[in-house]
The prediction has a mean pLDDT of 81. A computed fold for a 73-nucleotide RNA from an uncultured bacterium, annotated as transfer RNA.
RNA sequence: GCCAUCUUAGCUCAGUUGGCAGAGCAUUUCACUCGUAACGAAAAGGUCCGGAGUUCGAUUCUCCGAGAUGGCU
Numbered sequence: 001g002c003c004a005u006c007u008u009a010g011c012u013c014a015g016u017u018g019g020c021a022g023a024g025c026a027u028u029u030c031a032c033u034c035g036u037a038a039c040g041a042a043a044a045g046g047u048c049c050g051g052a053g054u055u056c057g058a059u060u061c062u063c064c065g066a067g068a069u070g071g072c073u
Base pairs, nucleotide, nucleotide: 001072002071003070004069005068006067007066010025011024012023013022019056027043028042029041030040049065050064051063052062053061
C1' cells in the first nucleotide's frame, strides 16, 4: 500500500429482507435465611463509532471518514 470482517448497555454478544432496541454476566432494591452465598422477583443502565445521502421513516441500505482484528505484498 491492497483486501476482508467488525464497531449495539459497565463487560461478552444477539438483533431486525427499513417501523418498539434486546439477552447473559455485572450493579441496585426486594424477598428468602439465625446470618452469608446460591436460588427467586423487580429496577436502573443506550447520541446502536462519526458525518452525509436515499426514504414518510435508517441500528439496518449507499458513500466518506475514525478505530479494531485478520490476510496479502
Overview: The sequence was found in a public genome assembly.